[in-house]
């Protein structure tokens, strides 16, 4: 560099649910939790779901833990 996750180091993130607290909703934010995750770190440009208006043409927004794109730690080969 490139593969790959059987094993080592620090560890790291946190689904469902539950409580405050924002949002009309999708779903967020803190806390508790702790299903899973080697990219579950970033990105809402692309595809996809989904919500809310709609003259049904579309507008505006959620999701990155559904593809996708960038970057990257430890080990191995």
């Nucleotide at each position: 560099c490139u593969c790959u996750g059987c094993u080592c180091a620090g560890g790291g993130c946190a689904a469902a649910c539950c409580g405050c607290c924002g949002g009309u909703g999708a779903c967020g934010g803190c806390g508790g939790g702790g299903c899973g995750c080697a990219a579950a770190g970033c990105c809402a440009a692309g595809g996809g779901u989904c919500u809310c208006g709609u003259u049904c043409g579309c507008g505006a927004g959620a999701c990155a833990g559904c593809c996708g794109g960038c970057u990257g730690c430890c080990a191995g080969a």
The RNA shown here (c-di-GMP-I riboswitch aptamer) has 77 nucleotides and comes from a Gemmatimonadales bacterium. Of the family's consensus pairs, 95% are formed in the model. The sequence was found by an Rfam model in a public genome assembly.